[in-house]
Molecule: transfer RNA
Organism: Defluviitaleaceae bacterium
């Protein structure tokens, strides 16, 4: 140089038939309790890497770019 993959709260990931952003752990409040541990309800928190395109509408389609892994050379 090339070919392949990932990239989504703070971390780990899941969502690709295109319409509702989840789950897990952590945070934060408050209740229970002898309680800084455990158990239970509640909540904050994401421009879905970026740029642009299709569409009525995109985390998902398309086309560049970025970083990381990987395989040929």
């Nucleotide at each position: 140089g090339g070919g392949g993959a990932a990239u989504u709260g703070g971390c780990g990931c899941a969502g690709u038939u295109g319409g509702g952003a989840g789950c897990g752990c952590g945070c934060u409040u408050g209740a229970a309790u002898g309680g800084c541990a455990u158990u239970c309800a509640a909540g904050a928190g994401g421009u879905c890497a970026c740029c642009g395109g299709u569409u009525c509408g995109a985390a998902c389609c398309c086309g560049g770019u970025a970083u990381u892994c990987u395989c040929c050379a």